[in-house]
RNA sequence: GGAGCCGGCCGGACAACCGCUGCUGCUGCGUGCAGGAGAGGAAAGUCCGGGCUCCACAGGGCGAGGUGCCAGGUAACGCCUGGGCGGCGUGAGCCGACGGAAAGUGCAACAGAGAGCAGACCGCCGAUGGCCGCAGCAUUGCGGAUCAGGCAAGGGUGAAACGGUGCGGUAAGAGCGCACCGCGAGUCCGGCAACGGACCGGCACGGCAAACCCCACCUGGAGCAAGACCAAAUAGGGAAGGUGUGCGCGCAAGCGCACGACACGUGGCCCGCGUGCCUUCCGGGUAGGUCGCUGGAGCGCGGCGGCGACGCCGCGCCUAGAGGAAUGGUUGUCGGGGCGCGCAAGCGCUCGCACAGAACCCGGCUUAUAGGCCGGCUCCCCAU
Numbered sequence: 001g002g003a004g005c006c007g008g009c010c011g012g013a014c015a016a017c018c019g020c021u022g023c024u025g026c027u028g029c030g031u032g033c034a035g036g037a038g039a040g041g042a043a044a045g046u047c048c049g050g051g052c053u054c055c056a057c058a059g060g061g062c063g064a065g066g067u068g069c070c071a072g073g074u075a076a077c078g079c080c081u082g083g084g085c086g087g088c089g090u091g092a093g094c095c096g097a098c099g100g101a102a103a104g105u106g107c108a109a110c111a112g113a114g115a116g117c118a119g120a121c122c123g124c125c126g127a128u129g130g131c132c133g134c135a136g137c138a139u140u141g142c143g144g145a146u147c148a149g150g151c152a153a154g155g156g157u158g159a160a161a162c163g164g165u166g167c168g169g170u171a172a173g174a175g176c177g178c179a180c181c182g183c184g185a186g187u188c189c190g191g192c193a194a195c196g197g198a199c200c201g202g203c204a205c206g207g208c209a210a211a212c213c214c215c216a217c218c219u220g221g222a223g224c225a226a227g228a229c230c231a232a233a234u235a236g237g238g239a240a241g242g243u244g245u246g247c248g249c250g251c252a253a254g255c256g257c258a259c260g261a262c263a264c265g266u267g268g269c270c271c272g273c274g275u276g277c278c279u280u281c282c283g284g285g286u287a288g289g290u291c292g293c294u295g296g297a298g299c300g301c302g303g304c305g306g307c308g309a310c311g312c313c314g315c316g317c318c319u320a321g322a323g324g325a326a327u328g329g330u331u332g333u334c335g336g337g338g339c340g341c342g343c344a345a346g347c348g349c350u351c352g353c354a355c356a357g358a359a360c361c362c363g364g365c366u367u368a369u370a371g372g373c374c375g376g377c378u379c380c381c382c383a384u
Stems, first nucleotide, its partner, number of pairs: 001380010012334007020038002023035004040355001044366002047364005052223004064219005069083005084098001085096004099214002104212002106208002121155002123151003128148002131144005163181006182203001183201002186199005227291004237282006244259006262276005298317008335353001336351006
C1' cells in the first nucleotide's frame, strides 16, 4: 500500500415562530398563564420465553405438542457463553434439526445377476475330479478345450453392492498375511461431560429417525378488547304500594271516612296464579368515565468474582403514556447525499435527507437500514 475477518457505536446539529398530548405550579374556577417533559435501534414481524390478569386445577397415569452434542448463564427460552465433533476458508474466522440404526417395526422407485444372513451378466482360473492329444513299460509328465467346479480382482447397474489403498500371496482370488487409513458393546490414561490419546482386535456391525419409534427434559387455557370500579337515556328483570263507588271538607290540588275489589287469560265456577295501567325503590348491564398504565428481571458509573455469558456490592439518575389514538409543521444557518464543471482548492444546480412510528411491560431471535466513526485481528505485496 492492497484485499478481508470480528466486535462496539452514531445515524443529522442549533435557533425562531405556529400547533398537539400528559405532568407541576398559579388562578378571578370561565378557561387561561407559566415552567418542564414528549419514539426506536429496530418502536417492525408477532416467531420463542417470562412477568401480570382472569378461568380451570388433590395427586398420578395415558395421550398430544415442543426441545435435542456437552457443561454453564438466566426469571425463563428454541436465547447467550465456553467447550467438543463435522464441514468451508491459505488465514483472521464462518456455518451446523449435531441424541439413539447393536430395542423393535418399516422403507429403498428405475436400473441391475444381486438391495441386506445378497449375488454371478460380461469376466478370471481350471489347482482338484473327469475329457482329448502327445511322450513313456508305468504310478506319471506336458499341452489343449472347459463338463463339474473354484473366484469376486476387473467391467457393467445404481443414490447406495457386505471396509479402502498398496505390497506379498495364489491356479485365479480373497483380511489369506502385512503396512497405512477406516471401524470397534475391548483395555488403560486425560477430561465434570461431550469427547480425545495410546495400546489391542482381522472386521463381526451398510443407509434412512426432516419414517414410526425409543430415551432424556419441558408444557393447563386465554390474553390489557386481560381484568377491576363508578354509572345516564331506552328496553327488559325484581319488590312494595295504588286503581272503583259513595259521603264529608276544600275555590282547586288533594285529604279523611265507609263500602267493595277493575279488565283480560287459565278454569264449568270460586279461591288462587299470571298478565295489563300508575308511582316509588332495588339489582344486572350498554353508552360514557376511572383504574390497570408505567419505578422497572430499569439506566449510568465504579469496585470485586468469573476465560466468558453473567453475578454481587456501592454511588448516582427518573427517562413518552396517547386511546381513532399526541410526539407535528414552516423557515434560517451549518452538516450530508446526488449531478455537472474543474488538475486541484473549490464553484453551480438539486434533494428535507437511510430504514422506519410506541399502544400492558420485559428478555431474546429474525427482518429492514443512505451515510459515517472507533477498536482488535488475518493474508498478500513493497521498502528498511

This is a predicted structure of a 384-nucleotide RNA (Bacterial RNase P class A) from Fontimonas thermophila. Of the family's consensus pairs, 93% are formed in the model. The coordinates come from a structure-prediction model, not an experiment, and the mean pLDDT is 76.